Context: one part of a larger RNA
C1' cells in the first nucleotide's frame, strides 16, 4: 500500500410539535396486588397528576377578583368550552449522548535510588620519571641572633606520563555495528581523586560545586492504578437509493471577532383568500448625474478708481509730474464632495385597475448560514499608484453542466427529466488542423494586424488657398550694377565684429545685402532678372490604415500551421454551431378535469384526458431496495437447503432473479413486529500478504 473482518445521532426519562389510536367533561393509573400455560397478558389498585376559573403576596372571595372609602376607574379574567392518556416520529433539556483524539488537574492509592544525585559504613587501586618546601647536620658568618654555602631531608588540591577517571578539536557512524558509539586528538592521573559491596534520603518530594540538573533509555513536578468515557467554542471521520423544493456568507449584540443569541435567507404543515413580484395610469417625498454662478469660495483677463511706487519740490503742511504695480467694483469668460437660481433618468413611497403564482401574508415544526468571491457603471480609502488591494451598491460565480473566448469558478451564449446515427438557431464561426464562403467592395506592405509622449516629403480619401501656356516649380546659360569703402566705430571694418539708417541712380534685374570666405580687400554663394525648357508646382487642414520611439535572461509563438490575405473597415447573401429551441418516443412531480373503489365524510388510493415543471452545495420534506432476530400464515429442501462460482432476463434505482456448476441440511416467501441494518476514507483497529 492493498484485501478481508470490525468501525460512529444510541438508551432512559422529561418537555414540545406533528401523525395516528382510545375515552371525553373528563380523561389516566403508579408503587403494589391477585390469576396464569412462567412469559407476557388478563383483572384489581384512583394514592396521586393533568383538564374543566380565575383574581389577589396573602387571608380569602369567586365569573369574577385586586387596587380603593367607591355602586368611581384601571389591571388581569369571564362572555368565544376539549381535553386527557397510549403508539410512532421531529427537536430540545438533563446524562459521555454522533465516533476518535489533548496537552492537563487531582487521590490520607501504590510502586522506585539495581541508572543517576547527594549522604553513611566498610573495603579496593593510582607503572615508571621529574621537581626537590620546612626541618636537621657540617663549615662560614654574628657580640648573639640574623644571614650564606653545602649536605641531608621528602612537602605539594606541584611537574610529565600508563592503568584508571574524562570527554576538547575533528573525521566517520546519522533505516548506526550502537535508542549517544568508533577512530585519532585531547584533560585529570596523591586528590573536593577514582571505584567494589552494603545501606539511607522521593514525587510538590529527594538531591543539587545549581545545568531547571538527576530520581530506572521518562522530569518545569517519575512510574502504574483510579476519578475517567476530564474538557476540546478545535481538527478528522460519520456507511443503501430514487423522488420535490432549496439557502447563506448580511444586521444587531457578544471578554465578541475561525464561537453564539435573535433577526433575515431555505424546508414541511395548517391557516387566511387575491393582498404578491411585474405591467398601466395618477399622485407623492429628494437635490444626485447635468448645468449653472444668483449665494459661499476658488481662479484668469480687461476697464476704472482708492493706495502704493518713481521722480521733481520741499524745515513742516501742501503740491507737481511720471504711468511700475495695483485692491474694492463693473464687464467679460470660468471651477467646486463639505457652493445652488436650477435639475433630471433610475430607484423609493402611496391610491386606484390589472395580475392564481413553487406568488404574497399570518402561526407553527425542522434547519443550515455569520471566511465569501469575481464582473461591471459611477463612486469612496489609497498617490483620480499598483494589486487576484480595500469598502458600499447591483448582477453572476459560490451551488450551474452544456457551446464560445487555445487552455480558462466568475468574461459572453445558453439554465443539463431520460432516449435518439432527426432538423433549426445563439453566442462564436466558416485556407488547413476544424464543423461550416479561398463571398464582394474598399484599404493596409509594416507579416502591422499588442503599448505612449514624441517625431518624419510612407500612403489613400476628403477640402481651402497660392503660382501657372502673359510660360509656374526643379535643372542649365547669362547678369546679379552705380552714388559707395553708407555714416558711425576701430588699427582695419570695403554688403557679411558691432550700433544707426537703409536712400537714391541705372536696369530685364539687382539687398546699403542670405551664407561661406579674409587682417582688411579679394573670392565663392543666395534673394532679384532675362533666356533655355515645356506642365503642371507649392503651402495648409481634416479623416483612415500604416513606419521610429520599441532592451532580459530555456526556443518562439495571432491556439498552430501558415497566410499579401487566410489582416483591417465596410456591405449581402448562404452556412456551421449548444444538454437552447424544434421533433419522435418513454418515466416521475403537479394543478384542472372524468370514471372507479374505499371511508370513521375529514378524505385516500387506482385509471383515464389535458397544461405546467423536474441543474443543484449547506438543509428541509417525501417514497423506498437490501441486512439480522421474533410472531403469524403459507411454502420449500438429500429427486439436495444455506453459503459459494456464474448468470439469461427483470426494475427509474437502491436490487431481484431462472438456470448451471460447486455444496451437503437447512431455508425463501407474505403480514407485522424489534434492531449491535448498510464503508472507502477517521496519519481509523485487528489479521494476512
Nucleotide at each position: 500500500g492493498u484485501c478481508u473482518g470490525c468501525g460512529a445521532g444510541u438508551u432512559a426519562u422529561u418537555g414540545u410539535c406533528a401523525g395516528u389510536g382510545g375515552c371525553a367533561a373528563g380523561c389516566u393509573u403508579a408503587a403494589g396486588g391477585c390469576a396464569u400455560u412462567a412469559u407476557g397478558u388478563g383483572c384489581c389498585g384512583g394514592a396521586g397528576g393533568c383538564g374543566a376559573a380565575g383574581c389577589g403576596a396573602a387571608a380569602g372571595c369567586g365569573a369574577g377578583u385586586c387596587c380603593g372609602a367607591a355602586c368611581a376607574g384601571g389591571g388581569c379574567g369571564u362572555c368565544c368550552g376539549a381535553g386527557u392518556u397510549g403508539c410512532u416520529g421531529g427537536c430540545a433539556g438533563u446524562a459521555g449522548a454522533c465516533c476518535c483524539g489533548a496537552a492537563g488537574c487531582c487521590g490520607a492509592g501504590g510502586u522506585g535510588a539495581u541508572c543517576u544525585a547527594c549522604c553513611c559504613a566498610u573495603g579496593g587501586c593510582c607503572a615508571g620519571g621529574u621537581u626537590g618546601a620546612a626541618g636537621c647536620g657540617u663549615u662560614g658568618g654574628u657580640a648573639a641572633c640574623a644571614c650564606a654555602a653545602c649536605g641531608u631531608g621528602g612537602a605539594g588540591g606541584a611537574c610529565c606520563g600508563a592503568a584508571c577517571a574524562g570527554g576538547u578539536g575533528c573525521a566517520c557512524a546519522u533505516u548506526g555495528a550502537a535508542a549517544a558509539g568508533u577512530g585519532u586528538u585531547c584533560u585529570g592521573a596523591u586528590g573536593a581523586g577514582c571505584u567494589g559491596u552494603g545501606g539511607g534520603u522521593a514525587g510538590g518530594a529527594g538531591c543539587g560545586a545549581a545545568a531547571g540538573a538527576c530520581u530506572a533509555a521518562u522530569c518545569a513536578a517519575a512510574c502504574c492504578c483510579g476519578g475517567u468515557g476530564a474538557u476540546a467554542g478545535c481538527u478528522g471521520g460519520u456507511u443503501c437509493u430514487c423522488c420535490c423544493c432549496g439557502a447563506a456568507a448580511u444586521a444587531g449584540c457578544u471578554u465578541g471577532a475561525g464561537g453564539g443569541c435573535u433577526a433575515g435567507c431555505c424546508u414541511c404543515g395548517u391557516g387566511u383568500g387575491c393582498u404578491g413580484a411585474c405591467c398601466u395610469g395618477c399622485g407623492g417625498a429628494g437635490g444626485u448625474a447635468g448645468a449653472g454662478c444668483a449665494c459661499u469660495g476658488g481662479a484668469u483677463g480687461a476697464a476704472c478708481u482708492a493706495g502704493g511706487g518713481c521722480c521733481c519740490a520741499u524745515a513742516c503742511c501742501c503740491g507737481g509730474g511720471u504711468a511700475c504695480c495695483g485692491a474694492a467694483u463693473u464687464c467679460a469668460a470660468u471651477c467646486a464632495a463639505a457652493c445652488u437660481c436650477c435639475g433630471a433618468a433610475u430607484g423609493c413611497c402611496g391610491c386606484a385597475g390589472g395580475g392564481u403564482g413553487a406568488a404574497a401574508c399570518a402561526c407553527g415544526g425542522g434547519a443550515g448560514u455569520c471566511a465569501g468571491u469575481g464582473c461591471g457603471u459611477g463612486a469612496g480609502g489609497g498617490a483620480u499608484a499598483a494589486g487576484c488591494u480595500u469598502c458600499a451598491c447591483g448582477c453572476g460565480c459560490g451551488a450551474g453542466a452544456g457551446g464560445c473566448a487555445a487552455a480558462c469558478a466568475u468574461g459572453c451564449c445558453a439554465g443539463a427529466u431520460c432516449a435518439g446515427c432527426a432538423g433549426c438557431u445563439a453566442a462564436g464561426g466558416u485556407g488547413c488542423c476544424c464543423a461550416a464562403a479561398u463571398a464582394c467592395c474598399g484599404u493596409u506592405c509594416a507579416g502591422u494586424g499588442g503599448a505612449a509622449a514624441g517625431g518624419a516629403u510612407g500612403u489613400g480619401a476628403a477640402g481651402u488657398u497660392a503660382c501657372u501656356u502673359a510660360g509656374a516649380c526643379a535643372g542649365u546659360g547669362a547678369g546679379g550694377a552705380u552714388g559707395u569703402u553708407g555714416g558711425c566705430u576701430u588699427a582695419g571694418a570695403g554688403g557679411c565684429a558691432g550700433c544707426c539708417a537703409c536712400c537714391a541712380u541705372u536696369u530685364a534685374a539687382a539687398c546699403a545685402g542670405u551664407g561661406c570666405g579674409u587682417a582688411a580687400u579679394a573670392g565663392c554663394u543666395g534673394a532679384c532678372u532675362c533666356a533655355u525648357c515645356g506642365a503642371g508646382u507649392g503651402a495648409u487642414u481634416u479623416c483612415g490604415c500604416g513606419c521610429c520611439g520599441a532592451a532580459a535572461a530555456u526556443g518562439a509563438u495571432u491556439g498552430g500551421c501558415g497566410a499579401u490575405a487566410a489582416g483591417c473597415g465596410g456591405u449581402a447573401u448562404a452556412c456551421c454551431g449548444a444538454a437552447g429551441c424544434u421533433c419522435u418516443g418513454g418515466a416521475a412531480u403537479u394543478g384542472c378535469u372524468c370514471c372507479g373503489a374505499u371511508u370513521u365524510c375529514g378524505a385516500u388510493c387506482g385509471g383515464g384526458g389535458u397544461g405546467a415543471u423536474u441543474g443543484g452545495u449547506a438543509g428541509g420534506g417525501g417514497a423506498g431496495c437490501g441486512u439480522u432476530g421474533u410472531c403469524a400464515g403459507g411454502g420449500u429442501g438429500u429427486c439436495g437447503a444455506a453459503g459459494c462460482a456464474g448468470g439469461a432476463g427483470g426494475g427509474u434505482a437502491a436490487c431481484c432473479a431462472a438456470c448451471u456448476g460447486u455444496g451437503g441440511a437447512g431455508c425463501g416467501c407474505u403480514g407485522a413486529c424489534a434492531a449491535g441494518u448498510g464503508a472507502g476514507a477517521a496519519u481509523g483497529c485487528a489479521g494476512a500478504c
Molecule: large-subunit ribosomal RNA, domain II
Organism: Chthoniobacteraceae bacterium